Record summary:
This is a predicted structure of a 110-nucleotide RNA (FMN riboswitch aptamer (RFN element)) from a bovine gut metagenome. RNAcentral holds the sequence, with entries from MGnify. The coordinates come from a structure-prediction model, not an experiment, and the mean pLDDT is 86.
[in-house]
RNA sequence: AUCUUCGGGGCAGGGCGCAAUUCCCUACCGGCGGUAUAGUCCGCGACCACUUUGGUGAAUGAACCGGUGCAAUUCCGGUACCGACAGUUACAGUCUGGAUGAGAGAGGAU
Numbered sequence: 001a002u003c004u005u006c007g008g009g010g011c012a013g014g015g016c017g018c019a020a021u022u023c024c025c026u027a028c029c030g031g032c033g034g035u036a037u038a039g040u041c042c043g044c045g046a047c048c049a050c051u052u053u054g055g056u057g058a059a060u061g062a063a064c065c066g067g068u069g070c071a072a073u074u075c076c077g078g079u080a081c082c083g084a085c086a087g088u089u090a091c092a093g094u095c096u097g098g099a100u101g102a103g104a105g106a107g108g109a110u
C1' cells in the first nucleotide's frame, strides 16, 4: 500500500394511572486508543450541519474520600454522578426507528 474479517451493553420486581419497560421506588448497562487495569483523567468515535462522498465544521455528559503501592481520579473499600436524535395512548441511558448503516479502532492475508 492492496484485500479481508471483526467491531455496544442494559428495566427483572413493585406503585399510581384509561394509558408509562418513558413518571415514582427499586433494578440493570458501560464503544475505541493512551496511561498501574478508567462510563466520570487525556484524546477519539457515534449523533448534528455542509459536502465535490475524499472530507470539512460545530458540538461533545458525569467523582470524590480513604487504603495499598515506586507508580493507580484506573486496583481495593466507601459514597456519588452521567448518558445523542426522532417516535410513542404518558416525559425513555435500557422500548421502537434511521441502522442488514456508520465508526474510533482491533486482527489476518499479500
Stems, first nucleotide, its partner, number of pairs: 001110006013025003027094002029083002031044004039081002048057003063079005085097003